[in-house]
């Protein structure tokens, strides 16, 4: 330099052919205990790695770009 693969919530990951952004574990409340752990229940928390294009509508398709991995040279 070129290919490939991954980038979504604090962590670790989903989203099934373009149509509601969620799960596990973490915080936070609350209730059971005496208390702590534990269990339940509920709640907070995301500019979907950036920018643009397409499109009525994009995490999810195209183009450019960081950022780690890899792999040829």
């Nucleotide at each position: 330099g070129g290919g490939g693969c991954a980038g979504u919530a604090g962590c670790u990951c989903a989203a099934c052919u373009g149509g509601g952004a969620g799960a596990g574990c973490g915080c936070c409340a609350c209730a059971a205990u005496g208390g702590c752990a534990u269990u339940g229940u509920g709640g907070a928390g995301g500019u979907c790695g950036a920018g643009a294009g397409u499109u009525c509508g994009a995490g999810c398709c195209u183009c450019u770009u960081c950022u780690g991995c890899u792999c040829c040279a």